[in-house]
RNA sequence: GGUGGCAGGCGGGCGGCCGCUCUGCCCGCUUUGCAGCGGGCAGGGAGGACAGUCCGGACUCCACAGGGCAGGGUGACGGAGAAAUUCCGCCGCGCGAAAGCGCAGGGAAAGUGCCACAGAAAACAUACCGCUUGCCGUAAGGCGAGUAAGGGUGAAAAGGUGAGGUAAGAGCUCACCAGCGGGUCGGGUAACCGGCCCGGCUUGGUAAACCCCACCCGGAGCAAGGCCAAACAGGGAGAAUGGGAUUGCCCGUCCCGACGCUUUCGGGCGAGACUCCCGGGUAGGCCGCAUGAGACGGCGGGUGACCGCUGUCCGAGGUGAAUGGUCGCUGUCCGCCUCAGGGCGGAUACAGAAUCCGGCUUACAGCCUGCCAACCCCU
Numbered sequence: 001g002g003u004g005g006c007a008g009g010c011g012g013g014c015g016g017c018c019g020c021u022c023u024g025c026c027c028g029c030u031u032u033g034c035a036g037c038g039g040g041c042a043g044g045g046a047g048g049a050c051a052g053u054c055c056g057g058a059c060u061c062c063a064c065a066g067g068g069c070a071g072g073g074u075g076a077c078g079g080a081g082a083a084a085u086u087c088c089g090c091c092g093c094g095c096g097a098a099a100g101c102g103c104a105g106g107g108a109a110a111g112u113g114c115c116a117c118a119g120a121a122a123a124c125a126u127a128c129c130g131c132u133u134g135c136c137g138u139a140a141g142g143c144g145a146g147u148a149a150g151g152g153u154g155a156a157a158a159g160g161u162g163a164g165g166u167a168a169g170a171g172c173u174c175a176c177c178a179g180c181g182g183g184u185c186g187g188g189u190a191a192c193c194g195g196c197c198c199g200g201c202u203u204g205g206u207a208a209a210c211c212c213c214a215c216c217c218g219g220a221g222c223a224a225g226g227c228c229a230a231a232c233a234g235g236g237a238g239a240a241u242g243g244g245a246u247u248g249c250c251c252g253u254c255c256c257g258a259c260g261c262u263u264u265c266g267g268g269c270g271a272g273a274c275u276c277c278c279g280g281g282u283a284g285g286c287c288g289c290a291u292g293a294g295a296c297g298g299c300g301g302g303u304g305a306c307c308g309c310u311g312u313c314c315g316a317g318g319u320g321a322a323u324g325g326u327c328g329c330u331g332u333c334c335g336c337c338u339c340a341g342g343g344c345g346g347a348u349a350c351a352g353a354a355u356c357c358g359g360c361u362u363a364c365a366g367c368c369u370g371c372c373a374a375c376c377c378c379u
Stems, first nucleotide, its partner, number of pairs: 003373008012330007020045011047350001051361002054359005059221004071217005077089004091105001092103004106212002111210002113206003128151002130147007159177006178202001180199008225287004234278005240253005254268005294313008331348007
C1' cells in the first nucleotide's frame, strides 16, 4: 500500500442584488393608542436524519373499590437511565483464520400442530439396496423371518470410536469420549466456568406456531387542554308607546315588495322606536409554545453506558404554514483535451421543522480522522 473490521466526524465556502418570516427600537397614519396598517434600522431563521411514526416519556384531559377472564408486551446475569422493542459490561450459543459480528437468549422428557423436495421412514419409528437365515426351485429367482453395522435420500435419520458378542447384527455387554440428570469441591456479586463421584443409557428440529411458566400493562392525545369573544338566533329587565278592558291588568311594538345590505320609498293594518343585561361558545384572537432529562467547554470519578462539580451561552416559532430566487468567484468528485501552467464539459446527495424530549429503524452525492486483524504483496 491493498483487503477486512470497528469507532467518530463533515454534509460545500465567500460576496452582490431582489424577496419572506419572527423579535427589539424608532418614525408616520388611523379623532385616543400598550391596538391596527405602512416604513426604516439592528438581530434570529431547518437536520443528521427534522423521514418512518416503531418503542418510551414529559405535559393535558377523562376514568378509577377488590378479584378474575379475555387481550397485549417483555424474558440469561450485573449495571446505567425519567422510561423504553434503549444503552454499557459480562456470560452462553452460532458465524468468521482473526479483528470482530449476530441472537425475541424461559420451557420442545405437559399437550397439540408443522417439517417443502427427495427418501423405506421426518418421530406411539421404519426397511429401498444390502447382510444373515428357513422353505420352494436344476438354476435364475420367489415367499417368509431376523437385522439396522454398511450403501443411498435429505437442511436434519434415533449418540461417537474400539473391543466383546452373534447366523448376521444391535448400548446387547464393556472401556473411553460427548450429552443429560443428581451429589460434592473450587472460582465469580451473578449469569456461568472448572474438577471429582454416581446414575440410567440418549430424549430430532420448530414456541416473532398454538400453548405452558414468570413478570408487567387504564383510555385519548397539542385538532390535548385553558382564556377572551363578534354576528345571527334565544331569554330577561327597564322606560316609552298603540289598542282593549277598567283600580294598576291583558295583548302588541310587525308583515310584504323594490335595491347586494342599510337608509329610503310604496303597500297592508286600529297601532308599529329604544336601551341595558344573561347564558352557551361558532367565526376570530391569545395562551399552551420555546430555559430545557438544554447546548458547548474545563476538571474529577467509572473498563463503559453514565455521573458529579464548575464556566459561558440562549440558538426558528409559523398555522392553506416563512427559512427563497438569481448572479459572480471558488471548493470537492468524474470524463476529455493539453504547449504540463492549465482549459472544457458534467455532477454536488437524502430529506426538510409544526408541543417537546430520549431511543430504534430506514434514506444519503462525495469525503475526512483514529484504531484493530492477519492468509497475502511491496519497501

This is a predicted structure of a 379-nucleotide RNA (Bacterial RNase P class A) from a Planctomycetota bacterium. Its mean pLDDT, the model's own confidence on a scale to 100, is 75. A source record names the gene rnpB. Rfam family: Bacterial RNase P class A. Rfam links the family to the GO terms ribonuclease P activity, tRNA processing and dimeric ribonuclease P complex. Taxonomically the source falls in Planctomycetota (Bacteria, Pseudomonadati).